[in-house]
Molecule: transfer RNA
Organism: Nocardioides sp.
């Protein structure tokens, strides 16, 4: 240098053929307990790497870039 794969909540990850981004954990309220902890419940937390284009809409398509991995030279 070339190809490939990822980049989404504080971490770990979904998200179907383009149609209001979601769960587990963490944290934060609460319920229970004599208290812890386990176990339940409730709420909150997002410029979906950037910038640009398509489309009535883009995490998803198209282009250019950035960072990481992996493979070849």
């Nucleotide at each position: 240098g070339c190809a490939c794969c990822g980049u989404u909540a504080g971490c770990u990850c979904a998200a179907u053929u383009g149609g209001u981004a979601g769960a587990g954990c963490a944290g934060g309220g609460g319920c229970c307990u004599c208290u812890u902890a386990a176990g339940c419940c409730c709420a909150a937390g997002g410029u979906u790497c950037u910038c640009g284009g398509u489309u009535c809409g883009a995490g998803c398509c198209c282009g250019a870039g950035a960072c990481g991995g992996u493979g070849c030279a």